Context: one part of a larger RNA
RNA sequence: UCCAGCGAGUUAUUGUGUGCGGCAAGGUUAAGUACAGAGAAGGUACGGAGCCGAAGGGAAGCCGAGUCAUAAAAGGGCGGAGAAGUCGCAUAUAAUAGACCCGAAACCGGGUGAGCUACCCAUGGACAGGUUGAAGCGGGAGUAAAAUCUCGUGGAGGACCGAACCCACCGAUGUUGAAAAAUCGGGGGAUGAGCUGUGGGUAGAGGAGAAAUUCCAAUCGAACCCGGAGAUAGCUGGUUCUCCCCGAAAUAGCUUUAGGGCUAGCCUCAGAGAAGAACUGCCGGAGGUAAAGCACUGAAUGGGCUAGGGGCCUUACCGGGUUACCGAACCCUAUCAAACUAAGAAUGCCGGACAGAGAAGAACUGGGAGUCAGACUGCGUGAGAUAAGUUUCGCAGUCGAGAGGGAAACAGCCCAGACCGCCAGCUAAGGUCCCAAAGUUGCAGUUAAGUGGGAAAGGAUGUGGGCAUGCAAAGACAACUAGGAUGUUGGCUUAGAAGCAGCCAAGCAUUUAAAGAGUGCGUAAUAGCUCACUAGUCAAGUGGGCCUGCGCCGAAGAUAAACGGGGCUAAACUGUGCACCGAAGCAGCGGGUUCGAGAUAAAGGAGAACAGAGAGUCAGAAGGAAAGGAAACUGGGGCUCUGUUCUCAGUUAUCAUGAACGGUAGGGGAGCAUACUAAGAGUAGGGAGAAGCAUGACCGGAAGGACAUGUGGACGAAAUAGUAGAGAGAAUGCUGGA
Numbered sequence: 001u002c003c004a005g006c007g008a009g010u011u012a013u014u015g016u017g018u019g020c021g022g023c024a025a026g027g028u029u030a031a032g033u034a035c036a037g038a039g040a041a042g043g044u045a046c047g048g049a050g051c052c053g054a055a056g057g058g059a060a061g062c063c064g065a066g067u068c069a070u071a072a073a074a075g076g077g078c079g080g081a082g083a084a085g086u087c088g089c090a091u092a093u094a095a096u097a098g099a100c101c102c103g104a105a106a107c108c109g110g111g112u113g114a115g116c117u118a119c120c121c122a123u124g125g126a127c128a129g130g131u132u133g134a135a136g137c138g139g140g141a142g143u144a145a146a147a148u149c150u151c152g153u154g155g156a157g158g159a160c161c162g163a164a165c166c167c168a169c170c171g172a173u174g175u176u177g178a179a180a181a182a183u184c185g186g187g188g189g190a191u192g193a194g195c196u197g198u199g200g201g202u203a204g205a206g207g208a209g210a211a212a213u214u215c216c217a218a219u220c221g222a223a224c225c226c227g228g229a230g231a232u233a234g235c236u237g238g239u240u241c242u243c244c245c246c247g248a249a250a251u252a253g254c255u256u257u258a259g260g261g262c263u264a265g266c267c268u269c270a271g272a273g274a275a276g277a278a279c280u281g282c283c284g285g286a287g288g289u290a291a292a293g294c295a296c297u298g299a300a301u302g303g304g305c306u307a308g309g310g311g312c313c314u315u316a317c318c319g320g321g322u323u324a325c326c327g328a329a330c331c332c333u334a335u336c337a338a339a340c341u342a343a344g345a346a347u348g349c350c351g352g353a354c355a356g357a358g359a360a361g362a363a364c365u366g367g368g369a370g371u372c373a374g375a376c377u378g379c380g381u382g383a384g385a386u387a388a389g390u391u392u393c394g395c396a397g398u399c400g401a402g403a404g405g406g407a408a409a410c411a412g413c414c415c416a417g418a419c420c421g422c423c424a425g426c427u428a429a430g431g432u433c434c435c436a437a438a439g440u441u442g443c444a445g446u447u448a449a450g451u452g453g454g455a456a457a458g459g460a461u462g463u464g465g466g467c468a469u470g471c472a473a474a475g476a477c478a479a480c481u482a483g484g485a486u487g488u489u490g491g492c493u494u495a496g497a498a499g500c501a502g503c504c505a506a507g508c509a510u511u512u513a514a515a516g517a518g519u520g521c522g523u524a525a526u527a528g529c530u531c532a533c534u535a536g537u538c539a540a541g542u543g544g545g546c547c548u549g550c551g552c553c554g555a556a557g558a559u560a561a562a563c564g565g566g567g568c569u570a571a572a573c574u575g576u577g578c579a580c581c582g583a584a585g586c587a588g589c590g591g592g593u594u595c596g597a598g599a600u601a602a603a604g605g606a607g608a609a610c611a612g613a614g615a616g617u618c619a620g621a622a623g624g625a626a627a628g629g630a631a632a633c634u635g636g637g638g639c640u641c642u643g644u645u646c647u648c649a650g651u652u653a654u655c656a657u658g659a660a661c662g663g664u665a666g667g668g669g670a671g672c673a674u675a676c677u678a679a680g681a682g683u684a685g686g687g688a689g690a691a692g693c694a695u696g697a698c699c700g701g702a703a704g705g706a707c708a709u710g711u712g713g714a715c716g717a718a719a720u721a722g723u724a725g726a727g728a729g730a731a732u733g734c735u736g737g738a
Base pairs, nucleotide, nucleotide: 001738002737003736004735005734006733011097012096013095014094015093016092017091018090019089020088021087022086023085026052027051028050032046033045034044035043056063057062066078067077068076100238101237103235107228108227109226110225111224112223118202119201120200121199122198123197124196125195127192129161130160131159132157136153137152138151139150140149141148165189166188167187169186170185171184172183173182204220206216207215208214213222241671242670243669244668245667246666251264252263253262254261255260265371266370267368268367269366270365271364279356280355281354282352283351284350285349292341293340297337298336299335302332303331304330308326309325310323311322312321313320314319374399375398376397377396378395379394380393382391383390404415405414406413419591420590421589422588425586426585430581431580432579433566434565435564439578441577442576443575444574445573446572452568458553459552462550463549464548465547466546467545469543470542471541479537480536481535482534483533485510486509487508490504491503492502516531520529521528592661593660594659595658598655599654600653601652605648606647607646608645609644610643611642612641613640614639672727674724675723676722677721678720685715692711693710694709695708696707698705699704
């Protein structure tokens, strides 16, 4: 990893609903007893204790269709008048129990452990060899005596080197190891706080600890074993057949609450059941948003006017004058505001006895839920940085729970809501050169940048369109020829400043066709070259703006990687037209299911009428509380049964018609399959072959069901009911196998 088997809403009690059934103002027995039975049971009978209901009110005494409170006949509360319960079975759900299953870390109790290890007690054992040479003692020297020195002797030491022994500092190997801590090569201690054998002691709320949360049997911030025990788990995982109908939520309030709950909201089922719900139009309302505005509250531009203040002048004081200073209020002017509004939309909201269209069933009562992490997109705000695939609200959509087509691919974008089938049609978004279904489509333009097919401020004689406007046959623009002068080197400044370093005067005047007290280059300053301006030659347009379409530059990154590719100059862009393609959309044909209203038929039910039959009448029917009586064999009435007709309601089936049928959590409905039980203590069937297994082109809407053949070798259906250890792919599931 695979295969097979096992593997999760159960049981008891008590409520509350629903369905079915019994009886009904009543319903019902419990324990137990007796009987029946081979046994076991859902057997039969008895058992009325008790429980629920038929009456409530009050704390209660108590009263009672009322009662309580109160002084109260007043008012008020709860009741009645309006009447159905109860027992059982099934099913749904709740409560209490382990309560759908598996899963803690832990807590408590009682025990077992110091044969590992820590420390302690008792008693034993071992430490090759080599080195150093303390005290003391002796001899000598020395001294007044000592001290001291020296030579011996001596053999001290948590002394030295180094095996055994003990340890574990470094490295390598090993790392599914030879080994759940080792091996190899080095290393430390090795007469000591040393090592070690044996026996003994200390125990978990504890012991031991040269102290590390270290050790207490490969386990230690509290050992291990068993028990309480199925601890608890608002957490994670898992929870097994099919089909049909409907179908959510990710919100509010509260919460030691925030990944949990409760109530409401939203879903479903049943009941009951109106007005015509919701929609559109119309009519009538309230409002203070957008935009706007500045009358209010504030902000804020320029000016005017003018209190007050500052400066200056004057003044002994009082005061006065002046002011390109500041400046309230007021006036004019240009503005701004979520917490400004005199005025004020569109939508939305509320109401309506009106109309329309089309059809779903609203509020309500009760049973069952799930949901309380939402996501993105568009629009309106806040927070943030007018950042975020950010965050908080509001309105809408989609996803969630939605498949199909488009966007290359792409939950949330665009189109569109999949009951099933069809080798038939029309369209949507989006497309129509090839990949790849459909135009190499028509007309009129644009772009030359592969712009298209990524980007800003900013920049530019790119190019199209529009609008005015200057100059121009009295000759413009460009080019060429010629002139471009004089006062004057303007004044100042300066070493110099002469058109051309700089400053000043706004810039003069003369001669002229025209010529600046000078547009650049240039010189140290002059000079020189130009320009403006003028004339001529030439000959027809030539300048500068504004608005706008499409392009250009700006443009540096990690794949050729910014058309999906090929490739495209139309197969790009703009406008317009026709055609076509294109989806699970729409229409067509066939089929299924559900629902609504309808028709028909059959069976059954209820009621009524009619007809017949039966029981029964001296063994006495029915009726009646009981007893009795009368009539008569015919009739009447009653009971039971059968048949016919009519009516009624509903069910089922069929027919035709219409609508609906995406779906997670979840609600509701209908079925399939498995084992066993009853009639049957094994029936029908079965050695002429059961179950099981294998194969097959059969049937059914699915779960599934037949049949045939083979295998197998003895069991065993269907149908009708019932009862469940009743369905496996997932739980790092469990057991076994490969």